[in-house]
RNA sequence: GACAAUGAUAGAGGCGCGGUGCUCAUCAGUACCCUCCAUUCCCGGCAGGAACACCGGGAGGGGAAAGGGAUCACCGCCGAAGGGUUCUCCGGGUGCCUGACCGGGGGAUGCCUGGGCCGUCAGAGAACAUCUGCCGGACUGCCAUUGGACCAAUGGAGCGCUAUCAUGGUG
Numbered sequence: 001g002a003c004a005a006u007g008a009u010a011g012a013g014g015c016g017c018g019g020u021g022c023u024c025a026u027c028a029g030u031a032c033c034c035u036c037c038a039u040u041c042c043c044g045g046c047a048g049g050a051a052c053a054c055c056g057g058g059a060g061g062g063g064a065a066a067g068g069g070a071u072c073a074c075c076g077c078c079g080a081a082g083g084g085u086u087c088u089c090c091g092g093g094u095g096c097c098u099g100a101c102c103g104g105g106g107g108a109u110g111c112c113u114g115g116g117c118c119g120u121c122a123g124a125g126a127a128c129a130u131c132u133g134c135c136g137g138a139c140u141g142c143c144a145u146u147g148g149a150c151c152a153a154u155g156g157a158g159c160g161c162u163a164u165c166a167u168g169g170u171g
Base pairs, nucleotide, nucleotide: 005167006166007165008164009163010162011161014078016077017076018075019074020073021072023070024069032062033061034060035059036058037057043056044055045054046099047098048097049096052095053094081113082112083111084109085108086107087106088105089104090103091102092101114140115139117137118136119135121133122132123131124130142156143155144154145153146152147151
């Protein structure tokens, strides 16, 4: 001095990822409230249970909100983050109890995914918005190998890649 290994720091991929706040539209003339009319009974409310109520009709008047979305601004970042599994808390479809299902918050988990976009299907959702998942498609970034080489092909995965510094070891 070089190589490889380990550790630390700093970075790259771009319609890049996530969060908060103001405003706006939607939700919706919906839920709900009041008045009047109708209502013998029967049926229905995710399943079961006890006991009664409420709602599931018409007309008129009044009339939301949350979640989700968009622009802008700010914040944290590049396993950013999303998902699966599991534990726990809260809520939901009438009120009570149990259960199943669904949604949301928090924790754990070296389980899956390099990234954004488009599409079929499925789930959540008021929704054709949006989000999530399997699969498919082209694109793009990284590394390795090969070649006819500034490009192409094949393969792989972020526990990756690039740069710098440090450490011991090998020769």